[in-house]
RNA sequence: GAAGCUGGCUAGACAGUCGCUGCAUAGAACGUUUAUGCAGAGGAAAGUCCGGGCUCCACAGAGCAGGAUGCCGGCUAACGGCCGGACGCCGUGAGGCGAUGGAAAGUGCCACAGAAAAUACACCGCCCAAGUUCCUUCGGGAAACGGUAAGGUUGAAAUGGCGAGGUAAGAGCUCACCGCGCUGGUGGCAACAUCAGUGGCAGGGUAAACCCCAUCCGGAGCAAGACCAAAUAGGCUGGCCAUGACGUUGCUCGCGUCGCCAGCGGGUAGGUUGCUUGAGCGUAAGGUAACGAAACGCCUAGAGGAAUGACUGUCCACGACAGAACCCGGCUUACCGGCCAGCUUCACCC
Numbered sequence: 001g002a003a004g005c006u007g008g009c010u011a012g013a014c015a016g017u018c019g020c021u022g023c024a025u026a027g028a029a030c031g032u033u034u035a036u037g038c039a040g041a042g043g044a045a046a047g048u049c050c051g052g053g054c055u056c057c058a059c060a061g062a063g064c065a066g067g068a069u070g071c072c073g074g075c076u077a078a079c080g081g082c083c084g085g086a087c088g089c090c091g092u093g094a095g096g097c098g099a100u101g102g103a104a105a106g107u108g109c110c111a112c113a114g115a116a117a118a119u120a121c122a123c124c125g126c127c128c129a130a131g132u133u134c135c136u137u138c139g140g141g142a143a144a145c146g147g148u149a150a151g152g153u154u155g156a157a158a159u160g161g162c163g164a165g166g167u168a169a170g171a172g173c174u175c176a177c178c179g180c181g182c183u184g185g186u187g188g189c190a191a192c193a194u195c196a197g198u199g200g201c202a203g204g205g206u207a208a209a210c211c212c213c214a215u216c217c218g219g220a221g222c223a224a225g226a227c228c229a230a231a232u233a234g235g236c237u238g239g240c241c242a243u244g245a246c247g248u249u250g251c252u253c254g255c256g257u258c259g260c261c262a263g264c265g266g267g268u269a270g271g272u273u274g275c276u277u278g279a280g281c282g283u284a285a286g287g288u289a290a291c292g293a294a295a296c297g298c299c300u301a302g303a304g305g306a307a308u309g310a311c312u313g314u315c316c317a318c319g320a321c322a323g324a325a326c327c328c329g330g331c332u333u334a335c336c337g338g339c340c341a342g343c344u345u346c347a348c349c350c
Base pairs, nucleotide, nucleotide: 001346002345003344004343005342006341007340008339009338010337012315013314014313015312016311017310018309020040021039022038023037024036025035026034027033028032042321046332047331049330050329051328052327053326054221055220056219057218066217067216068215069214070213071085072084073083074082075081086100087098088097089096090095101212102211106210107209108206109205110204123152124151125148126147127146132143133142134141135140160178161177163175164174165173179201180199181198182197183196184195185194186193187192225273226272227271228270235264236263237262238261239260240259244258245257246256247255248254280298281297282296283295286291316319
């Protein structure tokens, strides 16, 4: 210098004018309004995909069903998140990606092709040592209804790989190495790694197929919920009135309904609240890191048809995706660009 990897920051700037929302102070004609001051969207406010707080409902305890997660350790309020590590794959590398428990509990599936896709099998090929069959000049020769799985063919995948021995031809049949299983030692909290011994090697794949195992999960959501509370209608309680009317058995008593007044309570409209100081942010002991006690410092929208805007001027690299609605931790998705730090590879110079 070029090409990259990882992480972080930023998201037009300045000034003026006119508006909008909230808060504080002061005033007024005080359920409102005026003046002044201060504050006023994001890295994703988004998707609503996970996890929690908060609220109401349900709930003795446990289980079934259903769902989610799935290497190990840690962080956290919690998580399907994050950090660190292991293993596998990709990359020259910095690094990236991975639902990565169990296929010997059971069931299912493996298209096409191929002999065969799992109780293995025999299409081509190879072989006649023994047995069998046929032929024979009696020396032998041929063959499958016999042996074989080394070689060929198909496939994403073919029953450990490779070499040697061995054999009629072959074969873990035997041996060395590798792989795999088992046992033990060592290192590590663990996943796992490594070493030694041992077993001739059995049962290919698929669990984001059913399933098994382990862990976790009650439901609904701020239109949750709480408080105040008209008009109208209805409810409950008490009193009054005609010594009434109607009903209840023909009559009496009793009871119920009908009128007026007062009180009470529920609830609708409406208003208030929930509402933003919070598992908050920064510094920070400690920790590889995620994270993080104590202490100190900081305050950062809160509307309710829903504010955060419009115009003008100057400048530049000419400005992307996008707009809070109870709150927070994540994930995912969208995005014009700019800046910083660490690291890698290649080339050149000293």
Predicted 3D model of a 350-nucleotide RNA (Bacterial RNase P class A) from a Pseudomonadota bacterium. A source record names the gene rnpB. It matches the Rfam family "Bacterial RNase P class A". Rfam classes the family as a ribozyme. The sequence is in RNAcentral, with records from ENA.